Background
A computed fold for a 466-nucleotide part of an RNA from Chloroparvula cf. pacifica RCC999, annotated as small-subunit ribosomal RNA, 3' major domain. A source record names the gene rrs. Its mean pLDDT, the model's own confidence on a scale to 100, is 82. Rfam family: Bacterial small subunit ribosomal RNA.
Context: one part of a larger RNA
């Protein structure tokens, strides 16, 4: 100087407390461990692995296994030779491919291009090492810290500044001070949102039968607005704090992007790049089938419930973000339905996806394993796709399991938040999405306080630790 302490002081955080809703019990979905297997590819492992890489494993993907094949190779460059490229047919085969055969004129001015054959240099490797690395990322933590120049002090390591008294979300800022300044962080500058104004408006909106016209709403650009600016109190006359006015908004208005010096030899050689090592008729490459979906068990994350603040039936109302020309698909017809047929519009503020749901009104059920709950299973169908057996989704009918609110323990959340209700998108032929990323609708309770638990910051103290 640090680190540590079941030392001290001060401070902060959904850290506790006060509340609300969950998990842990059930069924299912999904990930992991374990076990099994020819293979169940690999990685991620306290917080910070476990609905994670994977924004979508039937083939492909695919890296794994079995079998069938290839060896300058599926891919690149160079050298030599030949020629249409390419296309069709037959046989074998699970396919890859192999063998045979047909036709023919290589293209181009040339250079060269394309294909085939050959030779060697080489290709190739999701093989190893993340403890050789770059890049990227997580985490402490959006915590308030981390340092430097000059000066001063100390033999020196080093100290001072950065400590102290106030204050702040903040090393934010004021005062003081052997320090004076500065840098990276904080804040601000950026984006979205809440209010208003000017301008502009079609495909939007309003009036209208159309034509046509147009304030507001809406959409788009630009601008205004919030700064402790004003008043009172308090404070050291400071920084600030408390209350008030005006205001759409008040003291960082709300949310996002943004992550200092560093820590964990943290994660990733399987995004990519890359040193070294290793394989080279195989640890490379192609194909078919299988596997990644196994199943006594254990754990994590979720979904649906256990019902009356509810289930069912009928009728009625109100969104926003988005997506859509090998696409979205209206209307009409057929079908109980999934869907099929016909077919208009839309390169989309125009048309479509599109029904928002919770909610409201009326009726019914009356506390029951039920008109709760929907697992499981059977039958019959629909769709995508060469192909749904392993292993897809959806529909109808039938079947109706566990479950009556969950032990010890444990998680999230402080306001348009929690809770609850639907909607959209990416990936995608289809989908195992209950996931993820967004969007809006309805809309709470509680916070006395900092003793305790956890994490962090500053000062100080002890130490046989570095």
């Nucleotide at each position: 100087u640090g680190a540590c302490g079941g030392g001290g002081a001060c401070c902060c955080g959904c850290a506790c407390a006060a509340g609300c809703g969950g998990u842990g019990g059930a069924g299912c979905a999904u990930g992991u461990g374990g076990u099994u297997u020819a293979a169940u590819u690999c990685g991620a492992u306290g917080c910070a692995a476990c609905g994670c890489g994977a924004a979508g494993a039937a083939c492909c993907u695919u890296a794994c296994c079995a079998g069938g094949g290839c060896u300058u190779g599926a891919c690149a460059u160079g050298c030599c030779g030949c020629g249409a490229a390419u296309c069709g047919c037959u046989a074998u085969g699970a396919a890859a491919a192999u063998a045979g055969u047909g036709g023919a004129g290589c293209c181009g001015a040339a250079a060269g291009g394309c294909g085939c054959g050959g030779u060697c240099a080489c290709a190739g490797g999701u093989g190893g090492u993340g403890c050789a690395u770059g890049g990227c990322u997580g985490u402490c933590g959006u915590c308030a810290g981390c340092u430097c120049g000059u000066g001063u002090c100390g033999u020196g390591a080093g100290a001072u500044g950065u400590u102290g008294g106030g204050u702040u979300a903040a090393g934010u800022u004021c005062c003081g001070c052997a320090a004076c300044g500065a840098g990276c962080g904080c804040a601000a500058c950026c984006c979205u949102u809440a209010u208003c104004c000017c301008c502009a408006g079609u495909u939007a909106c309003c009036u209208u039968u159309u034509u046509a016209g147009g304030a507001a709403c809406c959409u788009g650009u630009g601008g205004a607005g919030a700064c402790u600016g004003c008043c009172g109190g308090u404070g050291u006359u400071a920084a600030g704090c408390c209350g008030g006015a005006g205001g759409a908004a008040g003291g960082u208005g709300a949310g996002g992007a943004c992550g200092a010096c560093g820590u964990c030899a943290a994660g990733u050689c399987a995004u990519c790049a890359u040193g070294c090592c290793c394989c080279u008729u195989a640890c490379g490459c192609c194909c078919u089938g299988g596997g990644c979906u196994a199943c006594u068990c254990a754990c994590g994350u979720g979904c649906u419930a256990c019902a009356a603040u509810g289930g069912c039936u009928a009728g009625g109302a109100c969104a926003a973000u988005g997506g859509g020309a090998u696409g979205c698909c209206a209307c009409c017809c057929u079908g109980c339905g999934a869907a099929g047929g016909c077919g208009a519009g839309c390169u989309a503020a125009c048309c479509c996806c599109a029904a928002a749901a919770a909610c409201c009104u009326a009726g019914u059920c009356u506390u029951a394993g039920u008109u709760c709950g929907g697992a499981u299973u059977g039958u019959a169908g629909g769709c995508u796709g060469c192909a749904a057996c392993u292993c897809g989704c959806c529909u109808a009918c039938a079947u109706g399991a566990a479950g009556c609110c969950g032990g010890a323990a444990u998680c999230g959340c402080u306001a348009g938040u929690a809770a609850u209700c639907g909607c959209u998108g990416g990936u995608c032929a289809g989908c195992a999405a209950u996931a993820c990323a967004g969007c809006g609708g309805u809309g709470a309770a509680u916070a006395c306080g900092u003793u305790c638990u956890c994490g962090g910051g500053u000062c100080u103290u002890g130490u046989a630790c570095a």